RNA sequence: GGACUUGUAGCUCAGUUGGUAGAGCAGUUGACUCUUAAUCAAUUGGUCGUGGGUUCGAGUCCCACCGGGUCCACCA
Numbered sequence: 001g002g003a004c005u006u007g008u009a010g011c012u013c014a015g016u017u018g019g020u021a022g023a024g025c026a027g028u029u030g031a032c033u034c035u036u037a038a039u040c041a042a043u044u045g046g047u048c049g050u051g052g053g054u055u056c057g058a059g060u061c062c063c064a065c066c067g068g069g070u071c072c073a074c075c076a
Stems, first nucleotide, its partner, number of pairs: 001072007010025004019056001027043005049065005
C1' cells in the first nucleotide's frame, strides 16, 4: 500500500425486506430476610465510531475519514 471483516447501553451481543432501537449481565428502588446473599417486581441508561449523501423515512443503502482484527504485497 491492497483485500476482507468489525464498531449499537457500563460489559457481552441481537436488530430480518429501510418504517420511530432491544436482550442478558451490571446499576437504582421496592418486596422477602434478624442481616447479607439468593429470589421476585418495578425502573434508569443509546441519537447506533465521525462527517456527508440518497430517501417521505437510514443502525440498515452509498462515499470519505477514524479505531480494532485477519490475510496478502512492496520498499530500503
Predicted 3D model of a 76-nucleotide RNA (transfer RNA) from a bacterium. The RNAcentral record of the sequence draws on ENA. Its mean pLDDT, the model's own confidence on a scale to 100, is 80. Rfam family: tRNA. The family's RNA type in Rfam is transfer RNA.